[in-house]
Context: one part of a larger RNA
Molecule: small-subunit ribosomal RNA, 5' domain
Organism: Acidobacteriota bacterium
RNA sequence: GAAUCAACGCUGGCGGCGCGCUUAACACAUGCAAGUCGAACGAGAAAGUGGAGCAAUCCAUGAGUACAGUGGCGCACUGGUGAGUAACACGUGGAUCAUUUACCUCCUUGUGGGGAAUAACCUUGGGAAACCGAGGCUAAUACCGCAUAAGUCCGAGAGGAGAAAGCCGCAAGGCGCAGGGAGAGAAGUCCGCGGCCGAUUAGCUAGUUGGUAGGGUAAUGGCCUACCAAGGCGACGAUCGGUAGCCGGCCUGAGAGGGCACACGGCCACACUGGCACUGAAACACGGGCCAGACUCCUACGGGAGGCAGCAGUGGGGAAUCUUGCACAAUGGGGGAAACCCUGAUGCAGCGACGCCGCGUGAGCGAUGAAGCCCUUCGGGGUGUAAAGCUCUUUCGACGGGGACGAUAAUGACGGUACCCGGAGAAGAAGCUGCGGCUAACUACGUGCCAGCAGCCGCGGUAAUACGUAGGCAGCAAGCGUUGUUC
Numbered sequence: 001g002a003a004u005c006a007a008c009g010c011u012g013g014c015g016g017c018g019c020g021c022u023u024a025a026c027a028c029a030u031g032c033a034a035g036u037c038g039a040a041c042g043a044g045a046a047a048g049u050g051g052a053g054c055a056a057u058c059c060a061u062g063a064g065u066a067c068a069g070u071g072g073c074g075c076a077c078u079g080g081u082g083a084g085u086a087a088c089a090c091g092u093g094g095a096u097c098a099u100u101u102a103c104c105u106c107c108u109u110g111u112g113g114g115g116a117a118u119a120a121c122c123u124u125g126g127g128a129a130a131c132c133g134a135g136g137c138u139a140a141u142a143c144c145g146c147a148u149a150a151g152u153c154c155g156a157g158a159g160g161a162g163a164a165a166g167c168c169g170c171a172a173g174g175c176g177c178a179g180g181g182a183g184a185g186a187a188g189u190c191c192g193c194g195g196c197c198g199a200u201u202a203g204c205u206a207g208u209u210g211g212u213a214g215g216g217u218a219a220u221g222g223c224c225u226a227c228c229a230a231g232g233c234g235a236c237g238a239u240c241g242g243u244a245g246c247c248g249g250c251c252u253g254a255g256a257g258g259g260c261a262c263a264c265g266g267c268c269a270c271a272c273u274g275g276c277a278c279u280g281a282a283a284c285a286c287g288g289g290c291c292a293g294a295c296u297c298c299u300a301c302g303g304g305a306g307g308c309a310g311c312a313g314u315g316g317g318g319a320a321u322c323u324u325g326c327a328c329a330a331u332g333g334g335g336g337a338a339a340c341c342c343u344g345a346u347g348c349a350g351c352g353a354c355g356c357c358g359c360g361u362g363a364g365c366g367a368u369g370a371a372g373c374c375c376u377u378c379g380g381g382g383u384g385u386a387a388a389g390c391u392c393u394u395u396c397g398a399c400g401g402g403g404a405c406g407a408u409a410a411u412g413a414c415g416g417u418a419c420c421c422g423g424a425g426a427a428g429a430a431g432c433u434g435c436g437g438c439u440a441a442c443u444a445c446g447u448g449c450c451a452g453c454a455g456c457c458g459c460g461g462u463a464a465u466a467c468g469u470a471g472g473c474a475g476c477a478a479g480c481g482u483u484g485u486u487c
Stems, first nucleotide, its partner, number of pairs: 001487004006483005013359006019352002021317001026315003030312003035073003040070002048061005080270003090194007099187003104183008112146001114144002121136006152161003166175003196242003203233003208230008245267004249260004272293005295306004323349001325348003331345001332343004362392004372383004396428001399422004406414001431476005436457003442471005452459002
């Protein structure tokens, strides 16, 4: 000098675009963050309103609506965090004749005929609750056989195995379902090479290294098991210890290099801590399940409930980091034939000079030069065209009026925002640091090795350009300084 996820001190007018818990992966009140489909299925209220009746009550409507249940798809995406991890985790280049793939696209072959249940519901039992049980009824695109098998799978072959579901529509037809093939996208696994520190860590290893057979997986493999052999790694640093998510990138630098990993994008890992599987095309699953543990809460003491490293927000820690906002209008995602519903993703707004960029705080004229203040050799000099005054202008802001693009036929949170017009009036808008040398900028007073300054050298003990104040000056400017960190 440049840079910064910065903080602190003083100060602070406006706008645009960004960024905003680096510390306790500490604990969390409250609300919201993943639903949707009645064109898969059975069931099915009430309030209210209208009518009848002396009334109890009944009928119609509300409505095949609401709330639930079965079933399907989604919930493995999106969003958060960086704890762990020195590893095929990541980057890059390959392999997969060792593999899988729901939804989507294309091609092809089918979609025949039966059965048995079960939730909801009713009756009933237990429990404080969470919830659990018994009996009875019922449907399906839920479940199970039978038939058929082009292609598929198994088999050397003969041969064997193995499927389906309907719904909507007056219809035409549409959406589906089952088997097979191709594609797109996605994923699993394996390998070469590459990127931290310590030798004051030198030896490490028993499923260890290899083989045979089997199991397991979508799939190779000590991945697992049995048996056999005795191997495997290491000074080209094994093992152990420390530190750390990796990369595109970012900062600096002429470059080589050094430093960093915040925002944005890709990959990975994690979801109170540890373990486990279930479902599923895919999870060993943040807002699913089970077990154990710590913690918090409820309890009738028998037993239960919970997991913000989602968005806001609270306490705590800290030098330090925001609103319990608006909207699904746009983009994107899930469900649905659609209408539409959901979406703290996202789009916006709010707060913060935290950063970068832009603009303003007025312009012209105006005295041998007011006052005040400062210095003085008392003559004068400085502040200084600065002010006043005169003549103008109106950016920004404030006020009044109009008012979008983003959206397509419709639909705008932002937003009466941006932008445009009008009138008013210099009106509402300047500070911070420094002035001994390095280093641009000097005098007076106070103080008297005191009080204090200080990045280094060093200043201060009675004339201090170095401390404090004032005037003046220098630098930068809505900022200016200090501190931390990097080059």